[in-house]
Context: one part of a larger RNA
RNA sequence: GAGUAGCGAAAAGACAGGUGAGAAUCCUGUCCACCGAAAGCCUAAGGAUUCCUGAGCAAGGAUCGUCCUCUCAGGGUCAGUCGGGACCUAAGCCGAGGCGGAAAUGCGUAGGCGAUGGACAACAGGUUGAUAUUCCUGUACCACCGGUCAUCGUUUGAGUGAUGGAGUGACACAGAAGGGUAGACAAUCGCGAGGAUGGAAAUUCGCGUUUAAACUGGUAGGGUGACUGACAGGCAAAUCCGUCAGUCGAGAACCUGAGAAGUGAUGAGGAGCUGAUCGAAAGAUCGGUGAACUUGUUGAUCCCCCACUGUCAAGAAAAGCUUCUAGCGAGAUGAGUGGUGCCCGUACCGCAAACCGACACAGGUAGGCGGGGAGAGAAUCCUAAGGUGCGC
Numbered sequence: 001g002a003g004u005a006g007c008g009a010a011a012a013g014a015c016a017g018g019u020g021a022g023a024a025u026c027c028u029g030u031c032c033a034c035c036g037a038a039a040g041c042c043u044a045a046g047g048a049u050u051c052c053u054g055a056g057c058a059a060g061g062a063u064c065g066u067c068c069u070c071u072c073a074g075g076g077u078c079a080g081u082c083g084g085g086a087c088c089u090a091a092g093c094c095g096a097g098g099c100g101g102a103a104a105u106g107c108g109u110a111g112g113c114g115a116u117g118g119a120c121a122a123c124a125g126g127u128u129g130a131u132a133u134u135c136c137u138g139u140a141c142c143a144c145c146g147g148u149c150a151u152c153g154u155u156u157g158a159g160u161g162a163u164g165g166a167g168u169g170a171c172a173c174a175g176a177a178g179g180g181u182a183g184a185c186a187a188u189c190g191c192g193a194g195g196a197u198g199g200a201a202a203u204u205c206g207c208g209u210u211u212a213a214a215c216u217g218g219u220a221g222g223g224u225g226a227c228u229g230a231c232a233g234g235c236a237a238a239u240c241c242g243u244c245a246g247u248c249g250a251g252a253a254c255c256u257g258a259g260a261a262g263u264g265a266u267g268a269g270g271a272g273c274u275g276a277u278c279g280a281a282a283g284a285u286c287g288g289u290g291a292a293c294u295u296g297u298u299g300a301u302c303c304c305c306c307a308c309u310g311u312c313a314a315g316a317a318a319a320g321c322u323u324c325u326a327g328c329g330a331g332a333u334g335a336g337u338g339g340u341g342c343c344c345g346u347a348c349c350g351c352a353a354a355c356c357g358a359c360a361c362a363g364g365u366a367g368g369c370g371g372g373g374a375g376a377g378a379a380u381c382c383u384a385a386g387g388u389g390c391g392c
Stems, first nucleotide, its partner, number of pairs: 013031006032389004040369003046349002050347001051075006060068002080141002082345004087118002092113003098107003122139005142341005148335005159328002164324005172311004178304003183298005189208005210268002214263003221256004225248007233241002269293001272289007312315001355364002371383004
């Protein structure tokens, strides 16, 4: 220079009370304002204790500070079923032998690792200052191991069964329709209120009207011909698959399949009502009790379902599952019952003051949910739940 520029979105604050040495800035309350396909909620990556409680204010916080994502101390993350591993494979990576190279090493077979994919068993309510599909209550399911009973079987072989065979798993894009569900709205019903004001005891107002997985049966719908015989195919075998022939059939049968219904539930939840303790009061904490819980309309981008139809650029693999034998073989199946269930993650932020940007930075950041009125709409405006008023 200069007490100058600036103090980081123009969404906005005001008042009262409290705390305190000290308050525009902290806490509480009443209004006001802003977002609302978000500035709300869940979650991946990333971060790594930032979470909660108590204490504190030297520094950090663009002002202040009694406050904090700051400092100090203590506490907090509970799983057979959620995600990952003890299962599978893709791109890619590693790679016994092997090939190349002077070496260092490069490539690569068998084999392995590797999710962003496949397979796979839990839901509802309650609870903490901080965790919950993890704790608790209730009701389930999966795998394995026992004992009991019944039935079948032990060379006249129940059953099991490959590291082998076959099927399935198994997949693109577009379009249209139907059946449902979530959700929403209205009425019904229940409980409460009914007005200091121009009017309003009613065709008024406020709140609520909720319930899962699982099990039973197999619906709307979708798909498939069935049986018998033969056989140089499927690296051996096969009753399986395939091919051929014959018979019978176009309807049953079989496979699949949302949802609804019943059970679950004499449970849970539930507006409110009420008791006790503390307190001057406001209120706080801990209990008890507990109504209605029905119908209609609308309706998805979710489910049936890549199921159907169409098109050409013709749209993963393996495990798993089913079946077939080779083989193994003395126990097996069912009912009801008792038991066992490993390792890692789980706090918190997550369109952000906690991640990536040197910053408490107007930037960037994958996925899911995303209500109401108007509207074609996830546009736009207003608003609910919820969250904020952007630290002079």